[in-house]
RNA sequence: UACUUAUCAAGAAAGGCAGAGGGUAAUGGCCCGAUGAAGCCUUGACAACCUCCCCGGUUAUACGGGGAAAGGUGCCAAUUCCACCCCGACGGAACAUGUCGGGACAGAUAAGUC
Numbered sequence: 001u002a003c004u005u006a007u008c009a010a011g012a013a014a015g016g017c018a019g020a021g022g023g024u025a026a027u028g029g030c031c032c033g034a035u036g037a038a039g040c041c042u043u044g045a046c047a048a049c050c051u052c053c054c055c056g057g058u059u060a061u062a063c064g065g066g067g068a069a070a071g072g073u074g075c076c077a078a079u080u081c082c083a084c085c086c087c088g089a090c091g092g093a094a095c096a097u098g099u100c101g102g103g104a105c106a107g108a109u110a111a112g113u114c
Stems, first nucleotide, its partner, number of pairs: 002113007013043005021032003027083003044076001046074001049072002052067005080106001085103006
C1' cells in the first nucleotide's frame, strides 16, 4: 500500500519554539487563522479499538455485558464542517430553490490478514 471487520451527531487544555497557512480524494461552498495557521517540544485532558480484570455463554472458540485506565494506539473548532452520486417524502405551476429521511462513494481511527 491492499483486503476484512467495527465505529465515526458525544467528549477533551495550557506553556515554549515557529511565522502563514489550515479545515484528511477531487470539486463547490462555508468556516478557522498575526487576539498567531501548519509543524515540533513539554505537561495535561478526553475516549475506551487492542491489552488487563470480572460475569454470562460454549466441550473449547466465537459472542454478549460490566469495570479499570498501568501498557499500545488514537484524539483535544464546527456531524467525517456542509454539499457534491442514488432512492424516497414534504413543498410547489414546476424536471425550480429549499427541507427531512435512507443508502452509496470517499475519508479517518483501531484490530486482524497478506